RNA sequence: GGUAGAGGUGCAUCGAUUAUAAGUAGCUUUUCGGACAUGUCAGGCAUGGAAGAUGGAUUGUGAAAGGAUGAGAUGCCGAAAUCCGUUCCUUCCAUGAAAGCUGCGGGUUGGUUGUAAGGUUAAGAGCCGUGCGACUGUCAUCAAUACUUGAUGGAGCGCUACC
Numbered sequence: 001g002g003u004a005g006a007g008g009u010g011c012a013u014c015g016a017u018u019a020u021a022a023g024u025a026g027c028u029u030u031u032c033g034g035a036c037a038u039g040u041c042a043g044g045c046a047u048g049g050a051a052g053a054u055g056g057a058u059u060g061u062g063a064a065a066g067g068a069u070g071a072g073a074u075g076c077c078g079a080a081a082u083c084c085g086u087u088c089c090u091u092c093c094a095u096g097a098a099a100g101c102u103g104c105g106g107g108u109u110g111g112u113u114g115u116a117a118g119g120u121u122a123a124g125a126g127c128c129g130u131g132c133g134a135c136u137g138u139c140a141u142c143a144a145u146a147c148u149u150g151a152u153g154g155a156g157c158g159c160u161a162c163c
Stems, first nucleotide, its partner, number of pairs: 001163005008077001010076005018068001026061002030057003036048004040097003043093002080109007089100003110136007118128003138154007
């Protein structure tokens, strides 16, 4: 340097099922009320509105997206996740911000899990980062009652086997 592997509630993706979202949004009936409302925010622009806006009560009807989900399939073991910079595209706009999204570069994290407050979300679900724990794999050093056990420490740009 190449090839092949290991960690295990291992990682990611796909479509489907089921629940949730929700008796919510929207539309609509009858009214109260009386000037604003909507398009992510600002500015601009556009649309609707005294033939009655936002909002409240009431009648009828009534979703969807994102996220989640047992089993299944596929690709894999920096699998992947996240942060920063930059780039493409989208959200009415040859504007700014924010959010989402596609590549590239760099940094961090061995893996799983519990918990605390925080962020995201409709959410007591899930996800994200941080702090503090537990379990577990791997290497190094030391020790021993020894082939395994214990202690300490490190990180995947690692570890093991073969060529």